[in-house]
Predicted 3D model of a 74-nucleotide RNA (transfer RNA) from Paralia sulcata. Its mean pLDDT, the model's own confidence on a scale to 100, is 81. Its Rfam family is "tRNA". Gene Ontology term of the family: triplet codon-amino acid adaptor activity. By type it is a transfer RNA.

């Protein structure tokens, strides 16, 4: 250079044919429970879906630039 996949909470992931509040699990916070730590039970916070546009009545999903990080070709 080329080509293919990835980016969603602090970590790793889901999210059917675009359709109403974007969940899961492990961690964080508080609170029960315990002589006490852990487990364990209950709630709570935490994301403008990488960034800007476009198409739609409506985008996480569709579509175009462009960044970032992996594989593979050269």
């Nucleotide at each position: 250079g080329g080509u293919a996949g990835a980016g969603u909470a602090g970590a790793g992931c889901a999210a059917u044919u675009g359709g109403u509040g974007a969940g899961c699990u492990c961690g964080u916070u508080g609170g029960g429970c315990u002589c006490a730590u852990g487990u364990c039970c209950c709630a709570a916070a935490a994301a403008u879906u990488g960034u800007a546009g476009g198409u739609u009545c409506a985008a996480a999903u569709u579509u175009u630039a462009c960044c970032u990080c992996u594989g593979c070709c050269a």